This is a predicted structure of a 474-nucleotide part of an RNA (small-subunit ribosomal RNA, 5' domain) from an uncultured forest soil bacterium. RNAcentral holds the full RNA, with entries from ENA.

[in-house]
Context: one part of a larger RNA
RNA sequence: GAGCGGUCGCCAUUUUGUAGCAAUACAGAAGAAGCGAUAGCGGCAGACGGGUGAGUAACACGUAACCAAUCUACCUUACCGUCCGGGAUAACCAACCGAAAGGUUAGCUAAUACCUGAUACGCCUAUCGAACGGCAUCGUUUGAUAGUGAAAGCAGCAAUGCGCGGUUUGAAGAGGUUGCGGCCCAUUAGCCAGUUGGCGGGGUAACGGCCCACCAAAGCAACGAUGGGUAGCUGGUCUGAGAGGACGACCAGCCACACUGGGACUGAGACACGGCCCAGACUCCUACGGGAGGCAGCAGUGAGGAAUUUUCCGCAAUGGGCGAAAGCCUGACGGAGCGACGCCGCGUGCACGAGGAAGGUCUUCGGAUCGUAAAGUGCUGUCGAGGGGGACGAUUAUGACGGUACCCCUGGAGGAAGCCCCGGCUAACUACGUGCCAGCAGCCGCGGUAAUACGUAGGGGGCAAGCGUUGUUC
Numbered sequence: 001g002a003g004c005g006g007u008c009g010c011c012a013u014u015u016u017g018u019a020g021c022a023a024u025a026c027a028g029a030a031g032a033a034g035c036g037a038u039a040g041c042g043g044c045a046g047a048c049g050g051g052u053g054a055g056u057a058a059c060a061c062g063u064a065a066c067c068a069a070u071c072u073a074c075c076u077u078a079c080c081g082u083c084c085g086g087g088a089u090a091a092c093c094a095a096c097c098g099a100a101a102g103g104u105u106a107g108c109u110a111a112u113a114c115c116u117g118a119u120a121c122g123c124c125u126a127u128c129g130a131a132c133g134g135c136a137u138c139g140u141u142u143g144a145u146a147g148u149g150a151a152a153g154c155a156g157c158a159a160u161g162c163g164c165g166g167u168u169u170g171a172a173g174a175g176g177u178u179g180c181g182g183c184c185c186a187u188u189a190g191c192c193a194g195u196u197g198g199c200g201g202g203g204u205a206a207c208g209g210c211c212c213a214c215c216a217a218a219g220c221a222a223c224g225a226u227g228g229g230u231a232g233c234u235g236g237u238c239u240g241a242g243a244g245g246a247c248g249a250c251c252a253g254c255c256a257c258a259c260u261g262g263g264a265c266u267g268a269g270a271c272a273c274g275g276c277c278c279a280g281a282c283u284c285c286u287a288c289g290g291g292a293g294g295c296a297g298c299a300g301u302g303a304g305g306a307a308u309u310u311u312c313c314g315c316a317a318u319g320g321g322c323g324a325a326a327g328c329c330u331g332a333c334g335g336a337g338c339g340a341c342g343c344c345g346c347g348u349g350c351a352c353g354a355g356g357a358a359g360g361u362c363u364u365c366g367g368a369u370c371g372u373a374a375a376g377u378g379c380u381g382u383c384g385a386g387g388g389g390g391a392c393g394a395u396u397a398u399g400a401c402g403g404u405a406c407c408c409c410u411g412g413a414g415g416a417a418g419c420c421c422c423g424g425c426u427a428a429c430u431a432c433g434u435g436c437c438a439g440c441a442g443c444c445g446c447g448g449u450a451a452u453a454c455g456u457a458g459g460g461g462g463c464a465a466g467c468g469u470u471g472u473u474c
Base pairs, nucleotide, nucleotide: 003041004040006038007037008036009035010034013030014029015028016027017026018025019024051257052256053255061181062180063179064178065177066176067175070174071173072172075170078167079166080165081164082163083117085115086114092107094105095104096103097102124147125146126145127144128143129142130141131140132139133138153162154161155160183229184228185227190220191219195217196216197215198214200212201211202210232254233253234252235251236247237246238245239244259280260279261278262277263276282293283292284291285290310336312335313334314333318332319330320329321328322327349379350378351377352376359370360369361368362367383415385410386409387408388407389406393401418463419462420461421460422459423444424443425442429458430457431456432455433454439446440445
């Protein structure tokens, strides 16, 4: 504050006192509208959004159908209304209690807060009809009589706008019922007393043993009841030629849960993550009387673990709530940060260069090989570096990202390669060392003196900012 009454500060202005002849100066008081701040009453929202998967083998989920057995705030369609009054109470003030959390008493005041009364087009209830229809109970439309039940104002000079009450149309949502479908164990074979049905009631928005009184004795089960174990379900994901198998992270739909268990209140909607009450476990404060709390929100801490991130920026965008609006709130969200965790792209140079340098390794000592490889010469400039410009995302304004992406200039090969393997499967071989030792190993198997299988070296093969190993799924 555009529902309401306050409180505090500023203030136009008015006024008092002092000084002065006066203008004026200084000090003080009151103070509308307005501006700023602030708690309270009232309204709406807090049932959305966000998290998690404990429980649940169930109409929870999926799919198909049904409600003639139902509800719905805000939004939307249409119609009819919005009359007359009343009493309170917070804030505030006073007294008081308490360590605190908080509370008691007395007094004042307002409302779109609360309450009588009036009116009632619809609506609802009861009774009496009519027509049409259907799906068993019945449904729809319509007539008469009787009865009951409404409302709130605010802004604006006004026009008007926003509201309020009753009924109604739609949209979107919720509730309920049913068929079918989707785990393991028979080393679980019988289960069940509100149990199965009826009658009457209660309760609910609504059907119903949902609950209750009475009556009957039913109901389920080898087409697997009951019990036990496991598990959120689905769209989908992984794999596979498919059939199938395994899984249900991220995204989306539904369900369930919010320290554990129980309960209701408010509300259109909850039996309610950051509401209330009770009990319990735990943690904290205490003046020992008594109090406070609930990260399965976003960050973050500890613990556990083989292992999983920043106590970051912004509401600029999208979306949500409230508001007439300005706007406020929004760890939803948009972004940035960390991690080769994954996927994709790029670079670590290019060309020329044989007396095939030196060096290494092998050697039948002739040589062979690493190898155009290096050196050397000539180039290029991705990425990175330095300097300059600089967005889209925003439709008028508004940009966290961000001086980011991108563009231009400068310089110069400089700053950038590893891992596994080479017995067969399986692509890639020699030398030395070792001597059933040390060791390898996915399977077969290697090693006991010439080991392509161990270790090292040279060479080779395969992948590459990764490569191997382990676990797991197909």

The prediction has a mean pLDDT of 84.